[in-house]
A computed fold for a 164-nucleotide RNA from Amazonocrinis nigriterrae CENA67, annotated as Guanidine-I riboswitch aptamer. Of the family's consensus pairs, 100% are formed in the model. The RNAcentral record of the sequence draws on Rfam.
């Protein structure tokens, strides 16, 4: 200086903001009852025009108690959501070794045996395929800036630039 590899999926976490839910604040809408005031009706009383009962006709209580839905703002413990190459698990895959089974190469062996072919057995702790068991899957300092989704981030650019 160049090339290749450091796997895939998934569940979480550090972390992240604000779509949605929720919380908080503000605004205006709807909206009681008790208890009054006036009016009206009936009754009682009689010169003091008052008292009693009823009535939702108007009005106060009421810019309400408590609640309800609408709008805006706010990241606010949270839910939803995003989320690590250098964070944690799981499954699969890769690699290594063993075991089981099958197939097959060399040799034992132009030898045993047999009259025409060429064994059994052992070894090379041979090779391949399938299953299964165990192990392993290392190392890793890292901006600025930009990008996506609603938005932001240890997400992506990026095992980048750079550095040792």
């Nucleotide at each position: 200086u160049u090339u290749a590899u450091a796997g895939a999926c998934u569940u979480c976490u550090a972390g992240g903001g604000u779509u949605c839910c929720g919380g908080u604040u503000u605004g205006g809408g709807u909206g009681a009852a008790a208890c009054g005031g006036a009016g009206c009706a009936a009754g009682u009383a009689u010169u003091g025009a008052a008292c009693u009962u009823g009535u939702g006709u108007c009005u106060g209580g009421a810019u309400u108690u408590g609640a309800u839905g609408c709008a805006a703002a706010u990241g606010c413990u949270g839910g939803u959501c995003c989320a690590a190459g250098a964070g944690a698990g799981g499954u699969c895959g890769g690699u290594a070794a063993g075991c089981u089974a099958a197939u097959u190469g060399g040799u034992u062996a132009u030898a045993a045996a047999u009259u025409u072919u060429g064994a059994a057995u052992g070894c090379c702790u041979g090779a391949u395929u399938a299953g299964u068991u165990u192990a392993u899957u290392a190392c890793a300092c890292g901006g600025c800036g930009g990008g996506a989704c609603a938005a932001a981030a240890g997400c992506c650019c990026g095992g980048g630039a750079g550095g040792a």

Source information:
Rfam family: Guanidine-I riboswitch aptamer. Rfam links the family to the GO term regulation of gene expression.